[in-house]
The prediction has a mean pLDDT of 80. Small-subunit ribosomal RNA, 3' minor domain from Candidatus Uhrbacteria bacterium RIFCSPHIGHO2_01_FULL_63_20, 131 nucleotides, folded computationally. It was read from a public genome assembly. Its Rfam family is "Bacterial small subunit ribosomal RNA".

Context: one part of a larger RNA
RNA sequence: CACCGCCCGUCACGCCAAGAGAGCCGGGGGUGCCCGAACGUCGCCGUAGGGCGGCGGAAGGCAAAACCGGUGAUAGGGGCGAAGUCGUAACAAGGCACCCGUAGCGGAAGCUGUGGGUGGAUCACCUCCUU
Numbered sequence: 001c002a003c004c005g006c007c008c009g010u011c012a013c014g015c016c017a018a019g020a021g022a023g024c025c026g027g028g029g030g031u032g033c034c035c036g037a038a039c040g041u042c043g044c045c046g047u048a049g050g051g052c053g054g055c056g057g058a059a060g061g062c063a064a065a066a067c068c069g070g071u072g073a074u075a076g077g078g079g080c081g082a083a084g085u086c087g088u089a090a091c092a093a094g095g096c097a098c099c100c101g102u103a104g105c106g107g108a109a110g111c112u113g114u115g116g117g118u119g120g121a122u123c124a125c126c127u128c129c130u131u
Base pairs, nucleotide, nucleotide: 003094005091008087009086011084013081014080015079016078020074023071024070025069026068027067031063032062033061034060039056040055041054042053043052044051045050097118098117099116100115101114102113103112104111105110
């Protein structure tokens, strides 16, 4: 390798990651409940050794939230990938100037309405600056 340029989106194919997701599995166990040893404490009984009962109480059991991980039908996007499909939206006034907000519509880029910006080419005029 310079308009036979550049470039946008849908669709198709392949790969990848992340989020959503009913449910399932595992970890986790604040807390509540059950049970309750030793021991402590209180009460009662007993002349006494002691006995009975209440409360607290380790371990254990049940339920289970937060939180963490795995799996997960499905649906939607995203990224990447020399030579796929459809068009041609943008870049030169890109052939309807473009862009932003918004609403509607459309295979897709997008189109139309409406308000705004100039970061619009061209022509003319005005103002300012330089020579």